Parts: sequence; structure tokens; C1' cells
RNA sequence: GGCCCAGUAGCUCAGCUGGUUAGAGCAGCGGACUCAUAAUCCGUCGGUCCCGGGUUCAAGCCCCGGCUGGGCUA
Repeated sequence: GGCCCAGUAGCUCAGCUGGUUAGAGCAGCGGACUCAUAAUCCGUCGGUCCCGGGUUCAAGCCCCGGCUGGGCUA
């Protein structure tokens, strides 16, 4: 250099053939329980869906370019 994959909450990820609200677990915060801690249970907080543009009535999803990480190849 060429090709492929990934990028969504603080972390690990899901998100179907484009559709009505963007979710789960863990973490954080508050509470219950306990003599107390852990565990458990309840509630709650949390997002520029990597960036820019395009297509569309509508984009996390499709198209183009870029960035970052990983892999294969020379």
C1' cells in the first nucleotide's frame, strides 16, 4: 500500500427486512433488609449511536469520504 471486521450509556454488548420510545447487564446514586458489611430486592441517573456529507416522509441501520482500533496479505 491492498482487503476484511469493529466503533451505540463510565464498562461489556444487543438493536431483525429502515418505522413509531434507542435498550440489557454491570458500575454510579437513593432506599428497603441487617447490630454492621456483603449478597438480595425496589427505585433512579445515564447517549453528539466515532466525525462530515448524501438518499429517504423517516437513518443506529443504506450510500460516499474521513478518523480510531483489530486482523489478513505484500

A computed fold for a 74-nucleotide RNA from Brachybacterium tyrofermentans, annotated as transfer RNA. The coordinates come from a structure-prediction model, not an experiment, and the mean pLDDT is 80. Rfam family: tRNA. It is annotated as a transfer RNA. Lineage of the source: Bacteria > Actinomycetota > Micrococcales > Dermabacteraceae > Brachybacterium.